c-di-GMP-I riboswitch aptamer from a Frankiales bacterium, 78 nucleotides, folded computationally.
NCBI's taxonomy places the organism under Bacteria, Bacillati, Actinomycetota, Actinomycetes, Frankiales.

RNA sequence: GGCCAGACAGGGCACACCCGUCGCAAGGCGGGGUCGCAAAGCCAGGGGACCUGCACGCAGGUCAGCCCAGCCGCCUCG
Numbered sequence: 001g002g003c004c005a006g007a008c009a010g011g012g013c014a015c016a017c018c019c020g021u022c023g024c025a026a027g028g029c030g031g032g033g034u035c036g037c038a039a040a041g042c043c044a045g046g047g048g049a050c051c052u053g054c055a056c057g058c059a060g061g062u063c064a065g066c067c068c069a070g071c072c073g074c075c076u077c078g
Stems, first nucleotide, its partner, number of pairs: 004078001005076002012037002017032006035065001041071002045068003048063006
């Protein structure tokens, strides 16, 4: 230095819910909040779920804290 693993320590994020705001909506953003999370960091390539339209076969959109894949990463009793 790399990989596995996840004790200690330093920290990090922030479910639900509430307020504000954007959106037809799913949902996004900001603040509060703190269920949990060793990637709950990034990412829409593959599944899946959700929303809208509709000629019911599709089209557009949303979600990564649903799963797989990809990328980067703190620490080290071992």